[in-house]
Context: one part of a larger RNA
RNA sequence: GAGCGAACGUUAGCGGCAGGCCUAACACAUGCAAGUCGAGCGAGAAUAGGGCUUCGGCUCUUAGUAAAGCGGCGGACGGGUGCGUAACACGUAGAUAAUCUGCCCUCUAGCGGGGAACAACAGUCCGAAAGGAUUGCUAAUGCCGCAUGUCACUGCAGGGACUCCGGUCCUUGUUGGAAAAGGGGCCCGCAAGGGUCUCACUAGAGGAUGAGUCUGCGGCCCAUCAGCUUGUUGGCGGGGUAAUGGCCCACCAAGGCGAAGACGGGUAGCUGGUCUGAGAGGAUAACCAGCCACACUGGGACUGAGACACGGCCCAGACUCCUACGGGAGGCAGCAGUGGGGAAUAUUGGACAAUGGGCGCAAGCCUGAUCCAGCCAUGCCGCGUGAGUGAUGAAGGUCUUCGGAUCGUAAAGCUCUGUGGGAAGGGAAGAUAAAAGUAUACCUCAUACGUAUGCUCUUGACGGUACCUUCUUAGCAAGCACCGGCUAACUCUGUGCCAGCAGCCGCGGUAAUACAGAGGGUGCAAACGUUGCUC
Numbered sequence: 001g002a003g004c005g006a007a008c009g010u011u012a013g014c015g016g017c018a019g020g021c022c023u024a025a026c027a028c029a030u031g032c033a034a035g036u037c038g039a040g041c042g043a044g045a046a047u048a049g050g051g052c053u054u055c056g057g058c059u060c061u062u063a064g065u066a067a068a069g070c071g072g073c074g075g076a077c078g079g080g081u082g083c084g085u086a087a088c089a090c091g092u093a094g095a096u097a098a099u100c101u102g103c104c105c106u107c108u109a110g111c112g113g114g115g116a117a118c119a120a121c122a123g124u125c126c127g128a129a130a131g132g133a134u135u136g137c138u139a140a141u142g143c144c145g146c147a148u149g150u151c152a153c154u155g156c157a158g159g160g161a162c163u164c165c166g167g168u169c170c171u172u173g174u175u176g177g178a179a180a181a182g183g184g185g186c187c188c189g190c191a192a193g194g195g196u197c198u199c200a201c202u203a204g205a206g207g208a209u210g211a212g213u214c215u216g217c218g219g220c221c222c223a224u225c226a227g228c229u230u231g232u233u234g235g236c237g238g239g240g241u242a243a244u245g246g247c248c249c250a251c252c253a254a255g256g257c258g259a260a261g262a263c264g265g266g267u268a269g270c271u272g273g274u275c276u277g278a279g280a281g282g283a284u285a286a287c288c289a290g291c292c293a294c295a296c297u298g299g300g301a302c303u304g305a306g307a308c309a310c311g312g313c314c315c316a317g318a319c320u321c322c323u324a325c326g327g328g329a330g331g332c333a334g335c336a337g338u339g340g341g342g343a344a345u346a347u348u349g350g351a352c353a354a355u356g357g358g359c360g361c362a363a364g365c366c367u368g369a370u371c372c373a374g375c376c377a378u379g380c381c382g383c384g385u386g387a388g389u390g391a392u393g394a395a396g397g398u399c400u401u402c403g404g405a406u407c408g409u410a411a412a413g414c415u416c417u418g419u420g421g422g423a424a425g426g427g428a429a430g431a432u433a434a435a436a437g438u439a440u441a442c443c444u445c446a447u448a449c450g451u452a453u454g455c456u457c458u459u460g461a462c463g464g465u466a467c468c469u470u471c472u473u474a475g476c477a478a479g480c481a482c483c484g485g486c487u488a489a490c491u492c493u494g495u496g497c498c499a500g501c502a503g504c505c506g507c508g509g510u511a512a513u514a515c516a517g518a519g520g521g522u523g524c525a526a527a528c529g530u531u532g533c534u535c
Stems, first nucleotide, its partner, number of pairs: 001535004006531005013383006019376002021341001026339003030336003035073003040070002048061005080294003090218007099211002104207007112146001114144002121136006153176001155174008182199007220266003227257003232254004237249003269291004273284004296317005319330004347373001349372003355369001356367004386416004396407004420476001421472006430462001436456007479524005484505003490519005500507002
C1' cells in the first nucleotide's frame, strides 16, 4: 500500500447492488418447513337450512363433501452444518471384459382366467395416557396360484468371430422355472359385451441420466514418532454383494509396509475460486458453484430403483417433558424466534405472481426451495448538503514588530436552481404465460381423444413500488483524524520529568511547532480513525 463475513470510538442526508453467529456440532418454548392422487378401492359424517310430526322422531339439501382407512408415487430431491475425516475424502486423467439405474425417450411382444385375505367399519375388552387385544364383514392398480411364453435367464450338447489368453460376442438344438391391472373419454348395443383413443400395467432390447467400485499422479506439520503388521500379505475353496476384492469364513504358505518417511501424534472438510504480489510465490476456503461427511451420542437393520434415511423404524446412553408411578413422549447443524457463550452478526414478515420441485389426465393442492419485503454505513458504487455575483476587505476571533496580518469572496447583500426531502396527480415491465373457450390443419369411422398454429379471456406477493409530471422553500442534510522527523500541514496560551503523549526514533525538569486548550492549516469525506488478521 492492498484486502476483510470484521469489531470498537466519534459522527451520520438519500438511493442502488451485495453481505450478515467466524464463538457453544451448546440447550431449545411456539408456529410453519412434504405432501399429493376420488380418473386405483371400499366405506362415509357432523353442523346449518327446508318440509312433515303422534314432539319420540322422520325426510330432503348440505354431500358422496369433511375427517379417516387400504393402495400408488414422492418423503434418498430441495434446505442446513463442517463434528468427523490426512482418506481414492477431494482434484485431475483413466478403467469397469467386475456393475446397477424408478420416473423419461425409442423399439419389440403381451395384458387370458381364477382364489384367499387384511384395514376402514361394527361389537366386546384392557389402559391415566400413549396406545393395544379379540370376534365378525368387505373392495381394489393390495396379495397368491393357474394358463400363455416373443425376449431375457439357468443347465447340457455343438458351430463361428474376436482376444489383453482371463475371457467376450454371435449362433443352433434341447431342458427348467418365471408375467400382467385396470381407470377415464367417445361410439355401437335392450343388455351382456364389443370397438377405438388415452393414461397406466407386464416381459425384454437400446438410449439418456444418476450412482457404485478400482487405478496412476497431486496437495499440511512433527523424526524430541523408527520400526509397524496376524485377517496381517498371498494362494485354494466357499459365503456374501448389483459388482471386484480378506469384504467375511475354513484350510495352506510366511509373507506385506518402511528414511522416496511406514507406524504414531497434532491440525484440517477438499476443489473451482478469493486476497495479495510485476511474477514466481504466499495466505485463505465467508457469500456463489461441484464433490464429500454428518443430523442429540453410539450401534443396527427394514422398506425401496436408490437410504443404512435431518423433520422414518429398532436398541442402548445422556438430557428435557407428561404420568393415575404401571408406563409414555421428544430431538431447529430447515425458516423465523428464545436462553447461553461472545468484541460481534437480522423479522416468531408477505406470496406461491414468476422460476423450479412433488403428486395429479387436468383443474389444482403442497412448497420458510424460491421470489420479495423488514433490520444493520457491514462493504462497494452513485448523488446531495447549493450555483453565480459580491471589498466599507464589515463585525468578531487569533496573532502582532501595534504599522498591520489572517480567517476571507468566506459572511451579509443581490440574481438563480430544485437533485435528495415534503405535497398533489398519473403509473409500470416482470405474463410469450399455463389452463379454459374457439377456428383451421393433420390423425381417425368420428364433429371422441390427441398433435400443431392462430384468436379470445383470466391471473402480480413486491406495490400504488420504480418511474413520469406539477408545486414548495436555500429553506431540512458534515464530520473525523492529524500538523517534531518518517509524513502533507505552525503559531499563541497553560503546564513545568508533573499532568500527559507515543507506530519507531523519542517529547515533558519555565519561552514545548511532540502534553492540554485556542486560532490557523493539512488529509479524507457520509464517513474518519483505532484494533485484529493476511499478502

Predicted 3D model of a 535-nucleotide part of an RNA (small-subunit ribosomal RNA, 5' domain) from a metagenome. The RNAcentral record of the full RNA draws on SILVA. Its mean pLDDT, the model's own confidence on a scale to 100, is 80.